[in-house]
């Protein structure tokens, strides 16, 4: 210093290469079951404004930027990790 890869809720992972982001599981929270606890079973869980609660709004895929009606995807920068080359 050149060359591929990868980054998504708290954690592990999808999202059919442009059309509802966050399925599953895992933790967490509240519930049943128990004397009580483990397992098991049900509900609910990404942020923030507003609300007594919602409803409803914005916002959210490493960062900043770009193209598009519309980006996790698609192009450019940068920041970290990983592998190979000198």
């Nucleotide at each position: 210093g050149c060359c591929g890869g990868c980054g998504u809720g708290g954690c592990g992972g999808a999202a059919c290469u442009g059309g509802c982001a966050g399925a599953c599981g895992c933790g967490c929270u509240g519930g049943a079951c128990u004397c009580a606890a483990a397992a098991u079973c049900c509900a609910g869980u990404g942020a923030g404004a507003c609300u007594c609660a919602a409803a409803u709004c914005u916002c959210g895929u490493g960062u900043g930027g770009g193209u598009u009606c519309g980006a996790u995807c698609c192009c450019c920068u940068c920041c970290g990790c990983c592998g190979g080359c000198a």
Molecule: transfer RNA
Organism: Verrucomicrobiota bacterium